Background:
The RNA shown here (SAM riboswitch aptamer (S box leader)) has 110 nucleotides and comes from a marine eukaryotic metagenome. The coordinates come from a structure-prediction model, not an experiment, and the mean pLDDT is 83. The RNAcentral record of the sequence draws on MGnify. Rfam family: SAM riboswitch aptamer (S box leader). Gene Ontology term of the family: regulation of gene expression.
């Protein structure tokens, strides 16, 4: 770049020391200890192996990644619907709230 997935599901324990959740804006963990490192265990089933006539089927303990607070934590551009409510206003704005579809992003396989 190109394609699939992305409301599921999994944690102690050492070491460290204060900061993390990609970016913003929020909201959130965090010293009853962040990050990062090792060590176990664990989820998943993307490659790979195993079964199977095949499936977008099962199956995976000691093969390769990944990942084990919050839906990719929310929301970021549009676009459809509704509730409330400003404003000398007959449109434009603002707060809330549900779908649709994209952008980022992350993870695999190429």
């Nucleotide at each position: 770049c190109u394609u699939a997935u992305c409301a599921c599901g999994a944690a102690a324990g050492a070491c460290g020391g204060a900061g993390g959740g990609a970016c913003a804006g929020g909201c959130c963990c965090u010293g009853u200890g962040a990050a990062g490192u090792c060590u176990u265990a664990g989820c998943a089933a993307c490659c790979g192996c195993c079964c199977g006539a095949a499936a977008g089927g099962g199956g995976u303990c000691a093969g390769g990644u990944g990942c084990u607070a919050a839906a990719u934590c929310c929301u970021g551009c549009u676009c459809c619907a509704g509730a409330c409510u400003g404003c000398c206003a007959c449109g434009c704005g603002g707060u809330c709230c549900g779908g649709g579809g994209g952008a980022a992003g992350a993870u695999g396989a190429g």